[in-house]
Molecule: transfer RNA
Organism: marine eukaryotic metagenome
RNA sequence: GCAGUAGCUCAGGUGGUAGAGCAGCUGAUUCGUAAUCAGCAGGUCGGAGGUUCAAGUCCUCUCUGCA
Numbered sequence: 001g002c003a004g005u006a007g008c009u010c011a012g013g014u015g016g017u018a019g020a021g022c023a024g025c026u027g028a029u030u031c032g033u034a035a036u037c038a039g040c041a042g043g044u045c046g047g048a049g050g051u052u053c054a055a056g057u058c059c060u061c062u063c064u065g066c067a
Base pairs, nucleotide, nucleotide: 001066002065003064004063007022008021009020010019016053024040025039026038027037028036046062047061048060049059050058
């Protein structure tokens, strides 16, 4: 200096209340599996504090990893 967000890989404009792909589960299709299609579930956003009506996003401290 950069990064940390779902099990994994990552998005998330200039704050407005969190998403995708893969994986998982259920169903359809198939003699069966795979593939395909439809649906579902899954997150104290590394931790603590602050600012704000409102913080993944801004500020401070801190932890971990990389250079």